[in-house]
Formats: sequence, C1' cells, structure tokens
RNA sequence: AUGAAAGCACGGGGAGAGAACGCGAAAGCGUCGCCGAAGGAGCAAGUGGCAAAGGCCAUGAAUCUCUCAGGCAAAAAGACUCGUGCCGGACG
Repeated sequence: AUGAAAGCACGGGGAGAGAACGCGAAAGCGUCGCCGAAGGAGCAAGUGGCAAAGGCCAUGAAUCUCUCAGGCAAAAAGACUCGUGCCGGACG
C1' cells in the first nucleotide's frame, strides 16, 4: 500500500440426543435411557533421548475416542464458518 497469520468486538448461519418417569409453579433434585460441536481428558505416525539389543522414557493432532463437565421441546449455549470493524505488520 492493493496489508498475510494470530487476537478482540458486533452481527448472521450452526448438528446431535427422552417436552422420559417421580417431587416441584419454575429453577432444580432423584432414577433410568441417550448425545457430542463449549470446556476437559486420551492417543497414532513422526521426532528426540537412554540402551548391546529386545525395548523404555519424553514430546506428539483432530470434527477420532471417553463422556468428568455440559446437553437431550422452546429459550440459552454451541465446535466451526461468513460478514463488518479494531488491532497487527508477515510479504512486497
């Protein structure tokens, strides 16, 4: 400047699973059944180290796995994504 990534703000889009049963006006509590896309946890290849070696240790991603938390009418939330603005200053 014809301004990348990251970050922040606002707005839009945004799935899944019982409006379960009992008490309660609701929130919620208890019981069973489920969901994964807030958050959290786990790990492959690879890499590094130790070891004579078989191996061991560390590191190591997710929308995968687990379901602690959260959620299972609506509302709220919601990974991710789009737009606008701010910031930033890669690159030239």